This is a predicted structure of a 72-nucleotide RNA (transfer RNA) from a Candidatus Wildermuthbacteria bacterium.
The sequence was found in a public genome assembly.
The prediction has a mean pLDDT of 83.
[in-house]
RNA sequence: GGGCGGUUAGCUCAGUGGCAGAGCGUCUCUCUUACACAGAGAAGGCCGCAGGUCCGAACCCUGCACCGCCCA
Numbered sequence: 001g002g003g004c005g006g007u008u009a010g011c012u013c014a015g016u017g018g019c020a021g022a023g024c025g026u027c028u029c030u031c032u033u034a035c036a037c038a039g040a041g042a043a044g045g046c047c048g049c050a051g052g053u054c055c056g057a058a059c060c061c062u063g064c065a066c067c068g069c070c071c072a
Stems, first nucleotide, its partner, number of pairs: 001071007010024004018055001026042005048064005
């Protein structure tokens, strides 16, 4: 330098054009003498950045950044 994959909640990951989600974790309440377990509820996201297409973009297109693999 070229090719491919990835970037979404604190962590691991879904979501392939029309409301941003799950599990675990965190917080609160119930339960307990207390802790744990269990049950109920809540908080937490400008979807890596910029631009474009579209009535509408996490999703499609372009460029860039970072991570990983391969080729040279």

Its Rfam family is "tRNA". The source organism's lineage runs through Bacteria, Bacteria candidate phyla and Candidatus Wildermuthiibacteriota.